[in-house]
RNA sequence: UGAGCAGGCUGAACGGCCGCCCGGGCAUUUGUCCGGGAGGAAAGUCCGAGCUCCAUAGGGCAGGGCGCCGGGUAACACCCGGUGGAGGCGACUCCAAGGAAAGUGCAACAGAGAUAUACCGCCUCGGCGCUGGUUUCAGCGCUGGGGCAAGGGUGGAAAGGUGAGGUAAGAGCUCACCAGGGCCAUGGCGACUUGGCUGCUAUGUAAACCCCGCCCGGUGCAAGAUUGAUAGUGGGCAUUAUGCGGCGGCCCGCCGCGCCCCAUGUAAUCGCUUGAGCCUGAUGGCAACUUCAGGCCUAGAUAGAUGGCCGUUCUCGACAGAACUCGGCUUACAGGCCUGACUCAAAAC
Numbered sequence: 001u002g003a004g005c006a007g008g009c010u011g012a013a014c015g016g017c018c019g020c021c022c023g024g025g026c027a028u029u030u031g032u033c034c035g036g037g038a039g040g041a042a043a044g045u046c047c048g049a050g051c052u053c054c055a056u057a058g059g060g061c062a063g064g065g066c067g068c069c070g071g072g073u074a075a076c077a078c079c080c081g082g083u084g085g086a087g088g089c090g091a092c093u094c095c096a097a098g099g100a101a102a103g104u105g106c107a108a109c110a111g112a113g114a115u116a117u118a119c120c121g122c123c124u125c126g127g128c129g130c131u132g133g134u135u136u137c138a139g140c141g142c143u144g145g146g147g148c149a150a151g152g153g154u155g156g157a158a159a160g161g162u163g164a165g166g167u168a169a170g171a172g173c174u175c176a177c178c179a180g181g182g183c184c185a186u187g188g189c190g191a192c193u194u195g196g197c198u199g200c201u202a203u204g205u206a207a208a209c210c211c212c213g214c215c216c217g218g219u220g221c222a223a224g225a226u227u228g229a230u231a232g233u234g235g236g237c238a239u240u241a242u243g244c245g246g247c248g249g250c251c252c253g254c255c256g257c258g259c260c261c262c263a264u265g266u267a268a269u270c271g272c273u274u275g276a277g278c279c280u281g282a283u284g285g286c287a288a289c290u291u292c293a294g295g296c297c298u299a300g301a302u303a304g305a306u307g308g309c310c311g312u313u314c315u316c317g318a319c320a321g322a323a324c325u326c327g328g329c330u331u332a333c334a335g336g337c338c339u340g341a342c343u344c345a346a347a348a349c
Stems, first nucleotide, its partner, number of pairs: 001345004005340006012313007020037007039319001043330002046328005051220001053218002063216005068082005083097001084095004098211002103209002105205003119152002121148012160178006179201002181198005187192001224270004232264005243257005277296006284289001314317001
């Protein structure tokens, strides 16, 4: 200098005018002054919680989720540090990473055979025929039985791989090396590592059923609570004593309404923003994070505010906007900036 890797920040600025939401002060009847007013993702609503109401003795079935090890956390499918595997020259990145030796299913096409086989082939025994040979015999062809799985061929995959010995021909049948499994030992809290022994050699697939281990009751702020009005609508109880109205001169009697209970419906307030909170420093820890001290208050609407216009400047401006609240993950994002005893290549010293 070029090409990268990892981590982080930012997301036009300044001024004027007119508006919107919230809080406070003063005036008081709707003014005036002061202060505050979107994001790193407010998004997707995918996980984990708080909170709420309903349900609930305990346990189980069904259903769902998670799945290497250790730690962090309120908790998690998140984060940190490791192990193993995959990719990259490298910095580094990625992985739902238990079990295929409990059982079942599936593996197109091709192929003889897909978890078991024998099409060609190799070896051997018998029969028949032909040829050679004086006979026992040898060779070739056809045919029947047996052994083999080395070679050919098919396939993504064919009973560990390569080589040697061995054999009638062959085969972990035996041996050496390599790959895997099992057992033992070593180091480690552990995943696992390293070494030795043992011919034990077993297709893949569990984001297919399934098995093993652990976890899970449902509902979402339109949750839910309080107060007022108790006006309206619908239903129920009692029709008895009482109240009112009607029939009636009065009593009895009959009819209707109300009182009482339930449901529905309406308004206001709370829930609502101080919270597993944020910032700075220190302590312990490789780290995630913890503990302590000091400081800070940072939108809260209910038809739903955060906007519009103008001027100046610049590198001419991305993705996008709260609605109960947190912790994560994922997705979207023009451009600009910073950090690194991080990497590679070339050159110079």